The prediction has a mean pLDDT of 82. Predicted 3D model of a 119-nucleotide RNA (FMN riboswitch aptamer (RFN element)). Its Rfam family is "FMN riboswitch aptamer (RFN element)". Its family is annotated with FMN binding in the Gene Ontology.
RNA sequence: ACAAAUCUUCGGGGAAUGGUGAAAAUCCAUACCGGUGGUACAGUCCACGAACGCCCACGGGCGCUGAGCAGGUGUAAUUCCUGCACCGACGGUUAAAGUCCGGAUGAGAGAAGAUAUAC
Numbered sequence: 001a002c003a004a005a006u007c008u009u010c011g012g013g014g015a016a017u018g019g020u021g022a023a024a025a026u027c028c029a030u031a032c033c034g035g036u037g038g039u040a041c042a043g044u045c046c047a048c049g050a051a052c053g054c055c056c057a058c059g060g061g062c063g064c065u066g067a068g069c070a071g072g073u074g075u076a077a078u079u080c081c082u083g084c085a086c087c088g089a090c091g092g093u094u095a096a097a098g099u100c101c102g103g104a105u106g107a108g109a110g111a112a113g114a115u116a117u118a119c
Base pairs, nucleotide, nucleotide: 005115006114007113008112009111010110016030017029018028019027031099032098033088034087035048036047037046038045043086044085052063053062054061055060068084069083070082071081072080090102091101092100
């Protein structure tokens, strides 16, 4: 110098009240939720993961991938404060799902720790 390596653990939240109906946690009104890293504290900025599609020598590779404005404070904020908005894979379902059930006791961005008062 605090890196690399090996191992361990952790690593996604949310449907409440009313309406219509034969039937809805799926429609309507109001409500509720927000993975990881970066950056002045972020679901909406930048990057990534998951999901989905194609390929594979089964290690992985490529593609696709939603949504924010205005005002205020400040050296600095699309991140804080105020206001008003907006977004959410696939399969299933007596009826269309961000919130129910399922793949999933999965995978994973990554986080913490141990080896290590070591080398």